[in-house]
Context: one part of a larger RNA
RNA sequence: CUGGGCGUAAAGCGCACGUAGGCGGACUGAUCAGUUGGGGGUGAAAUCCCAGGGCUCAACCCUGGAACUGCCUUCAAUACUGUCAGUCUUGAGUCCGAGAGAGGUGAGUGGAAUUCCUAGUGUAUAGGUGAAAUUCGUAGAUAUUAGGAAGAACACCAGUGGCGAAGGCGGCUCACUGGCUCGGUACUGACGCUGAGGUGCGAAAGCGUGGGGAGCAAACAGGAUUAGAUCCCCUGGUAGUCCACGCCGUAACGAUGGAAGCUAGCCGUCGGGUAGCAUGCUAUUCGGUGGGCGCAGCUAACGCAUUAAGCUUUCCCGCCUGGGAAGUACGGUCGCAAGAUUAAAACUC
Numbered sequence: 001c002u003g004g005g006c007g008u009a010a011a012g013c014g015c016a017c018g019u020a021g022g023c024g025g026a027c028u029g030a031u032c033a034g035u036u037g038g039g040g041g042u043g044a045a046a047u048c049c050c051a052g053g054g055c056u057c058a059a060c061c062c063u064g065g066a067a068c069u070g071c072c073u074u075c076a077a078u079a080c081u082g083u084c085a086g087u088c089u090u091g092a093g094u095c096c097g098a099g100a101g102a103g104g105u106g107a108g109u110g111g112a113a114u115u116c117c118u119a120g121u122g123u124a125u126a127g128g129u130g131a132a133a134u135u136c137g138u139a140g141a142u143a144u145u146a147g148g149a150a151g152a153a154c155a156c157c158a159g160u161g162g163c164g165a166a167g168g169c170g171g172c173u174c175a176c177u178g179g180c181u182c183g184g185u186a187c188u189g190a191c192g193c194u195g196a197g198g199u200g201c202g203a204a205a206g207c208g209u210g211g212g213g214a215g216c217a218a219a220c221a222g223g224a225u226u227a228g229a230u231c232c233c234c235u236g237g238u239a240g241u242c243c244a245c246g247c248c249g250u251a252a253c254g255a256u257g258g259a260a261g262c263u264a265g266c267c268g269u270c271g272g273g274u275a276g277c278a279u280g281c282u283a284u285u286c287g288g289u290g291g292g293c294g295c296a297g298c299u300a301a302c303g304c305a306u307u308a309a310g311c312u313u314u315c316c317c318g319c320c321u322g323g324g325a326a327g328u329a330c331g332g333u334c335g336c337a338a339g340a341u342u343a344a345a346a347c348u349c
Base pairs, nucleotide, nucleotide: 004320005319006318007302008301012317014201015200016199017198021194022193023192025088026087027086028085029084030083031082033081034080035077036076037075038074039073040072041071042070049065050064051063052062053061054060091191092188093187094186095184096183097182098181099180103177104176105175106174107173108172109171110154114150115149116148117147118146119145120144121143126135162169163168206247207246208245209244210243211242215241216240220236221235222234223233257316258315259314260312261311262310265293266292267291270288272286273285276281297304298303322349323348324347331342332341333340334339
């Protein structure tokens, strides 16, 4: 390479956009490039294969045949693919009318709680634990009342609820803004799918500069526990957590890449439409979304099962090839650094 695979055995890039490339709906005509068939030329000899023969056999050698799966050329076929021309509406998109939503960005604003400050009441503890102690407090703490300040997070609603490509998103209001769904079926007419490189987004932690700092809290200090305790528990506490801008680019799980069609059903839930009509409920129907069962089918089993892990030997991409050494070394690229990415071998079992 071929072949076989990728939920859990090795294996789906974290996610998207998109270049090249690959693949691509229905109908008609043309062409004959691919394709198929026939002919011609060439495809040196040796080798390989087959049949004979010669060295006593064999290796080896000789003769003949086949083969050399290829290339060039010519004649023909025209279903499929390609190309060219034309048409279409089912794929895709646009338009009109509605709708739901923690989708994003910015600005403003609200209450509870926490801590601190000030003042009042008040007096001896408070705090903490398995038990204690460190700690706080007669310079008046804890508790309680009133006022003020600050930062961060948004109880209830809240839901295998919603939105988003993923990461993720939750008080309220406003502005700007992305996507989605339903109905109409007016318009374009294959404009599509995937996507090597590439580009962008990407939790937390971490880094740079400048702010901010209530609570929490790596590091650190002390108290306990213990044989010891560089832990668990307690009292403190700095980075950080927050904001702005710029980096980093990892975890990223449904351990399941994306797209299309097909293949029994039942139940729940979210949004929209139609009909009935007690005018806000009941029943019915259609389409989208997200859950629980379950048939066929698949699977090594577990299980999956219209949200497939089934079928279409569908299309495109990524990845795997015994364990360890190792996601390491070296080199390259990126980064301020931390490191990330790409990625072996010796050796060993």